[in-house]
Context: one part of a larger RNA
RNA sequence: CUGGGCGUAAAGCGCGCGUAGGUGGUUUUUUAAGUUGGCUGUGAAAGCCCCGGGCUCAACCUGGGAAUUGCACAUAAUACUGGUAGACUCGAGUAUGGUAGAGGGUAGUGGAAUUCCCGAUGUAGCGGUGAAAUGCGUAUAGAUCGGAAGGAACACCAGUGGCGAAGGCGACUAUCUGGCCUGAUACUGACACUGAAGUACGAAAGCGUGGGGAGCAAACAGGAUUAGAUACCCUGGUAGUCCACGCUGUAAACGAUGACAACUAGCUGUUGGGCACAUUUUGCCUCUUAGUAGCGUAGCUAACGCGAUAAGUUGUCCGCCUGGGGAGUACGGCCGCAAGGCUAAAACUC
Numbered sequence: 001c002u003g004g005g006c007g008u009a010a011a012g013c014g015c016g017c018g019u020a021g022g023u024g025g026u027u028u029u030u031u032a033a034g035u036u037g038g039c040u041g042u043g044a045a046a047g048c049c050c051c052g053g054g055c056u057c058a059a060c061c062u063g064g065g066a067a068u069u070g071c072a073c074a075u076a077a078u079a080c081u082g083g084u085a086g087a088c089u090c091g092a093g094u095a096u097g098g099u100a101g102a103g104g105g106u107a108g109u110g111g112a113a114u115u116c117c118c119g120a121u122g123u124a125g126c127g128g129u130g131a132a133a134u135g136c137g138u139a140u141a142g143a144u145c146g147g148a149a150g151g152a153a154c155a156c157c158a159g160u161g162g163c164g165a166a167g168g169c170g171a172c173u174a175u176c177u178g179g180c181c182u183g184a185u186a187c188u189g190a191c192a193c194u195g196a197a198g199u200a201c202g203a204a205a206g207c208g209u210g211g212g213g214a215g216c217a218a219a220c221a222g223g224a225u226u227a228g229a230u231a232c233c234c235u236g237g238u239a240g241u242c243c244a245c246g247c248u249g250u251a252a253a254c255g256a257u258g259a260c261a262a263c264u265a266g267c268u269g270u271u272g273g274g275c276a277c278a279u280u281u282u283g284c285c286u287c288u289u290a291g292u293a294g295c296g297u298a299g300c301u302a303a304c305g306c307g308a309u310a311a312g313u314u315g316u317c318c319g320c321c322u323g324g325g326g327a328g329u330a331c332g333g334c335c336g337c338a339a340g341g342c343u344a345a346a347a348c349u350c
Base pairs, nucleotide, nucleotide: 004321005320006319007304008303012318014201016199017198021194022193023192025088026087027086028085030083031082033081034080035077036076037075040072041071042070049065050064051063052062053061054060091191092188093187094186095185096183097182098181103177104176105175106174107173108172109171110154115149117147118146119145120144121143125136126135162169163168206247207246208245209244210243211242215241216240220236221235222234223233258317259316260315261314262313263312266295267294268293269292270291271290272289273288274287277283278282299306300305323350324349325348332343333342334341335340
């Protein structure tokens, strides 16, 4: 390289947008680049292969042929691919009427609870555990009531419910704003798919500057446990957790399953629409569409399992894998304030 693969054995980039490139719907005209036919030239000789000849045979030598699957000129064909010119509407999109939604940003508001502070009532305990102790408390704790402060999170609703490309998103109100779905028409007329580079976003932890700090809580301190206990349990407690701006760019970033399109038995639940039906404000049996969940046929799979949301049958494009360890390491480069990230070997060893 060919070939084979990527749910769990090695292997799908965390996820979008998108440049080049690759691929691309129906139909007509034309062209003849790809493609195809025969022709001509060339494709050195030797060797290989076939048929002969010469050394007694053979190796060896030698004659002829074939082969040299290639390249080039001219010529012909036009189904397919490409180019040209035109047309079409099924792909894609736009306009218009609606539905649902924790989709995103900003501002404001609310109640429950924890903690602290003030006041009142009130007295000796509270707290904690397997059992204790450290701790708090006669300077009046804990308990109960009233008031005030502040921060963070939003019980019930809540649902294999919803939305988002992913990360993720959950009190309420206002405002700004993205996308999906759906009905009937009209319009554009292939405008599409994928996507090396590139670029936006990207949980938690962490970093920088400035705020904030109720609860929780790495580090740390003490008490226990224990042979020890740098732990598990307990009492405290600082970074952090929160906000603004900037950085970091990683996760079992998981469906461990790339994107798009087409086709391929059924059954059940559920969310959002739609057309009918019955009825008179809703209901239910259907049907259809877009999700979402559970079974299951064929088929696939090493098995487990997957099974119209495929891991089935196909097509296009990208990414990735090639025994274990060494190692996602060294070196170099790029990025970062740092922590570190990305790219990425070899010796050696089994």
A computed fold for a 350-nucleotide part of an RNA from an uncultured prokaryote, annotated as small-subunit ribosomal RNA, central domain.